[in-house]
Molecule: c-di-AMP riboswitch aptamer (ydaO/yuaA leader)
Organism: Actinomycetota bacterium
RNA sequence: GCGACCUUCCCGCUGAAUUCCCGCCACAUAUCCGCGGGGAUCGGGGGACCCAAAUCCCAUUGUUGGGGCGAAUCGCGGGCCAACCCGCGUAGCGCUAAGGCCUUUCGGCGCGAGCCCGUCAGCUAACCCCGUAAGCAGAAGAGAGGAUCC
Numbered sequence: 001g002c003g004a005c006c007u008u009c010c011c012g013c014u015g016a017a018u019u020c021c022c023g024c025c026a027c028a029u030a031u032c033c034g035c036g037g038g039g040a041u042c043g044g045g046g047g048a049c050c051c052a053a054a055u056c057c058c059a060u061u062g063u064u065g066g067g068g069c070g071a072a073u074c075g076c077g078g079g080c081c082a083a084c085c086c087g088c089g090u091a092g093c094g095c096u097a098a099g100g101c102c103u104u105u106c107g108g109c110g111c112g113a114g115c116c117c118g119u120c121a122g123c124u125a126a127c128c129c130c131g132u133a134a135g136c137a138g139a140a141g142a143g144a145g146g147a148u149c150c
Stems, first nucleotide, its partner, number of pairs: 012136003018040007042131005051122001065120001066117004074089006092111005101146006
C1' cells in the first nucleotide's frame, strides 16, 4: 500500500415517485449525466352481478353541469360589488420522537396549495388505462410502550 473478515459509528425532509435491463450519445476503456425502449416496485383512474341510486305525486329554491388527483376543506372580516387579493380561524396534514425501526403523550415549528378531465364516470371481480415527478432543510425538547438485537 492492497485485499478479506469482525466490531462500532454515521447514513435529513415532503411526495406514489424507487430500482433493474437493453440500445443510443460520448469515449482509449468504463462509469456518471442525457435520450429512447422494456420490466419490477409503489401510486392513481376506468370498469359487472349484488348493493346503492333511479323510476310515481306534491311543495320550495336554483339552473352556478358533473367528476378526479391531493392533507389542502369550511367559516368570518376587510380591500373594491364581483373576479381577485389580504387577514384571522378551521376540518385535515407534516416535521421535531435521536443508536436504528414502529406507535404515541406533552411541548415547539410549519402546511392548510395547486392542477386535471371535458357534459361523462356510485360501488365493482375479470379486464383496460395512466403516473413512477417536482421541490426543500441546517438542526440538535422531555417522556411512554412495542418489535428487533445483544